[in-house]
RNA sequence: GCUUCCAGCUGGGGGUGCCCGCCGGGUUUUGCGGCCGGGCUGAGAAACACCCUUUGAACCUGAUCCGGGUAGUGCCGGCGAAGGGAAGCCUGUCGAGGUUCCU
Numbered sequence: 001g002c003u004u005c006c007a008g009c010u011g012g013g014g015g016u017g018c019c020c021g022c023c024g025g026g027u028u029u030u031g032c033g034g035c036c037g038g039g040c041u042g043a044g045a046a047a048c049a050c051c052c053u054u055u056g057a058a059c060c061u062g063a064u065c066c067g068g069g070u071a072g073u074g075c076c077g078g079c080g081a082a083g084g085g086a087a088g089c090c091u092g093u094c095g096a097g098g099u100u101c102c103u
Stems, first nucleotide, its partner, number of pairs: 001099005006092002008089003011053004016047001017040005022034003059084003065078004
């Protein structure tokens, strides 16, 4: 010096469910809405937070799916070697490897 990884920066992508209560509208009941409070799982269930960014299971479709389990829920597993899904950097060796040149 080149290159791969790792990290960083900038930009971009994504999800926000279940249960109880409270509030609101409607109401004989049943059902509806709320980034309002609490509980469950989780990185994250409206936080300028978390995660992911093609080496792509972040996330979506399949799915009003299948099996298990729970107070209940994608809560767990399958599905999944399935199909989609958002990129750039003459930033870094007080990060790592390989390789080339000079001394």
Record summary:
TPP riboswitch aptamer (THI element) from Candidatus Muproteobacteria, 103 nucleotides, folded computationally. Its Rfam family is "TPP riboswitch aptamer (THI element)". Rfam links the family to the GO term thiamine pyrophosphate binding. Its mean pLDDT, the model's own confidence on a scale to 100, is 80. NCBI's taxonomy places the organism under Bacteria, Pseudomonadati, Pseudomonadota. The RNAcentral record of the sequence draws on Ribocentre.